Annotation:
This is a predicted structure of a 692-nucleotide part of an RNA (large-subunit ribosomal RNA, domain II) from a Saprospiraceae bacterium. The full RNA is in RNAcentral, with records from ENA. It matches the Rfam family "Bacterial large subunit ribosomal RNA".
Context: one part of a larger RNA
């Protein structure tokens, strides 16, 4: 992982409590016990005792009242039928819907493993160093001292096997191994290693101490008991179908992933005829958006006047002037502000009335989940006017919500799925093909594959389309082409030089002229050259500036291969208006069924049936109703060797849990109705077991 089998709201109670039924009623009820009895289902007696039938007060006491109290006032608590049985829903005490801890505490086992410790035994191949110590010489005056050779054989002494360890590295990692193998490395006569027998026990032992080890378990061993500890945690938690349906919120909390009350759902009674909503009218409370601020309070930008106060001057002092320095009152413009208002809406609240549309709102009682909320829009606080942050108002949606659009998408557009149809109609969204329906129609735009969902900016640009403004022009504009562009003059000054062109200065003058600056720009050392501005000729219809706006262009850079969903599309299948047709949902409609609920109406003792009009029928958590099925037990009744039960298959039927027929098997038990009881229902619990 499959299969098959177990496998979770149980039972017990002299308790609460609610409902439903049923007896009896100011009452109702027996317990143990005892006698009866077809041996066990039960009957009969038993009135002890329970609970009700009167309360209030602390009490004396008073009493349908009492009790504070001066009160005859308020104002508390009372004055209503109950009891017993059974069933159900729930609490409550008990393991209390299963399963699951770490742990805590009692008696016990354990030192054949390891830790130390006692008591007796065993081992250590070979080699190398040569310390006291002792003998001899030798130096010397010396039996001092020193030296040298023998000679000795110490060491937690040197290499280095066994033995003990276990340093690298590499395999091993469902291993040969639950710690291991090669290889390589430390001790190796010592604080060595080992054998056997002994000893120390669990909050204790051992410990050259690493919280190491105490039987593959150690920050308190293992086994068996309290024990079914507790677990505001986490998993599971089982047949059908029918109505109705939440919450993620306020307070409070050793409280924050629990709980207590409230809110909100559910169901059953009651009394009620009204709760909600919309529009209108008429009143009512506000200080928000906005705006204002010589209308406070706070801040504030320029100027004017002008106290104060720097600074200069001036004087022996004391006066005094003067100031594009700092500045208050007070004037003028200008403008901020959640914690600023002289002012002030729209909304929304709230009374009340009318009208209209509704069948719902309330009180009591059972039962509840829920108290982690989400995104969208919008008013705000916090952050950066960041975030799928977060923290409130207001709406809507998911959450519990399917279906059609947005390629795909919990929330976003359109819409709320009772069941059947190979039946119309819409929405939102489309309508070249994938892909259902316009290659529809007018009228324009874009040239950029812009763009075809949504997607960027300051800023540059003779891309172009629509307007508007003032100009130039047939007495010929704009560009182009031909020609002139002179003269006083080389203007003065300055300068080596300065001649239209380093610089400076101005009555920048005058003068032929069709024009032509005492010079636009290149250039020369300076001159010269070239060019403009002007002017004339040609030429022959427009031209140039600016403002406003539609579409478009650069700007524009991201990590696997690109793209609008794709394919492809330019007088679109793009963009901007406008128009009609059509597609297109589980929306509405038709056509038949179901089923719930309200009036009505018929029939019925009743409980229901049957019918006629309306109104529903999405659904988590979770409330309520109706049923199927298993196993047993009473009653009553079948079946069965001419084949039960139980297994396979087929048909039929029921909304469904499911029934019922037949055929093959199979070989002896077993159904039906009407009533009762439950070990009553698996697909999930890293479930148990046991097969594959």
């Nucleotide at each position: 992982g499959c299969c098959u089998a177990c496998g979770a709201g149980u039972u017990g109670u002299a308790c609460u409590u609610a409902u439903a039924u049923a007896g009896c009623g100011a009452g109702u009820u027996u317990a143990a016990g005892a006698c009866c009895u077809u041996c066990a289902g039960g009957g009969u007696u038993g009135g002890a005792g329970g609970c009700g039938a009167a309360g209030c007060g602390a009490a004396a006491g008073c009493g349908a009242g009492u009790c504070u109290u001066a009160a005859c006032a308020g104002g508390g608590c009372g004055a209503g039928a109950g009891c017993u049985a059974u069933a159900u829903g729930a609490g409550g005490c008990a393991g209390a819907c299963g399963c699951g801890a770490a742990a805590c505490c009692g008696a016990g086992u354990g030192a054949u493993c390891u830790a130390c410790c006692c008591a007796u035994g065993g081992g250590c191949a070979g080699g190398c160093u040569g310390a006291a110590g002792u003998c001899u010489c030798g130096a010397u005056a010396a039996u001092a001292u020193c030296g040298a050779g023998a000679u000795g054989g110490a060491g937690g002494g040197c290499c280095g096997a066994a033995c003990c360890g276990g340093u690298u590295g590499a395999c091993g990692u469902u291993g040969a191994a639950a710690a291991g193998u090669c290889u390589u490395c430390g001790g190796a006569u010592g604080a060595c290693c080992u054998g056997u027998g002994g000893g120390u026990a669990g909050g204790g032992g051992u410990g050259a101490a690493a919280g190491g080890c105490c039987a593959a378990u150690c920050a308190a061993a293992c086994u068996c008991g309290g024990a079914g500890a507790u677990a505001u945690c986490u998993c599971g938690u089982a047949c059908u179908c029918c109505c109705c349906g939440a919450a993620a919120u306020g307070c409070a909390u050793u409280u924050a992933g629990g709980u207590g009350c409230a809110g909100c759902g559910u169901u059953a009674a009651g009394a009620a005829g009204a709760a909600g909503u919309g529009u209108c009218a008429a009143g009512g409370a506000g200080g928000u958006a906005g705006a204002g601020c010589u209308a406070c309070c706070g801040a504030u930008a320029g100027g004017g006047c002008u106290a104060g106060g720097g600074g200069g001057c001036u004087u022996c002092a004391c006066c005094g002037c003067c100031u594009a320095c700092c500045a208050a009152c007070c004037c003028c413009u200008g403008a901020c502000g959640a914690a600023c208002u002289c002012c002030g809406a729209a909304u929304g609240c709230u009374u009340u009335g009318a009208c209209a549309u509704g069948a719902u709102a309330c009180u009591u009682a059972g039962c509840a989940g829920u108290g982690a909320g989400g995104c969208u829009a919008u008013g705000g606080g916090u952050g950066c006017u960041a975030a799928g942050g977060u923290c409130c108002g207001u709406a809507g949606c998911c959450g519990a919500g399917a279906g059609g659009g947005a390629a795909a998408g919990a929330a976003c557009c359109c819409g709320g799925a009772c069941c059947a149809a190979c039946a119309g109609c819409u929405a939102a969204g489309g309508u070249c093909c994938c892909c259902a329906a316009a290659u529809u129609a007018u009228a324009a735009c874009u040239a950029a594959g812009u763009u075809g969902a949504a997607g960027c900016a300051a800023c540059g640009a003779u891309g172009u389309g629509g307007g508007g403004a003032a100009g130039c022009a047939a007495a010929g504009a704009c560009a182009g082409c031909u020609a002139g562009g002179a003269u006083g003059u080389u203007g003065g000054c300055u300068u080596g030089g300065a001649a239209g062109c380093a610089g400076c200065c101005a009555u920048u003058c005058a003068u032929u002229u069709a024009a032509a600056g005492a010079g636009u720009g290149c250039g020369u050392a300076a001159c010269a050259g070239c060019u403009c501005a002007c002017u004339a000729g040609u030429c022959g219809a427009g031209c140039g500036u600016u403002c406003c706006u539609g579409c478009g262009c650069g700007a524009a850079u991201a990590a696997u291969g690109a793209u609008c969903g794709g394919g492809c599309a330019u007088c679109a299948a793009g963009u901007u208006a406008u128009a009609u047709a059509c597609c297109g949902a589980a929306g509405c409609u038709u056509u038949g069924g179901u089923u719930u609920u309200u009036u009505c109406g018929u029939u019925g003792a009743a409980a229901g049936a049957c019918g006629a009009a309306g109104a529903g029928a999405g659904g988590u958590a979770g409330g309520g109703g109706a049923g199927c099925a298993u196993u047993c037990u009473g009653a009553a009744u079948g079946a069965g060797g001419c084949g039960a039960a139980g297994u396979a298959g087929u048909a039929u039927u029921g909304u469904g849990a499911g029934a019922u027929a037949u055929u093959a098997u199979g070989g002896a038990u077993u159904g039906u109705u009407c009533a009762g009881a439950a070990a009553a229902g698996a697909a999930a619990a890293u479930g148990u077991a046991g097969g594959c």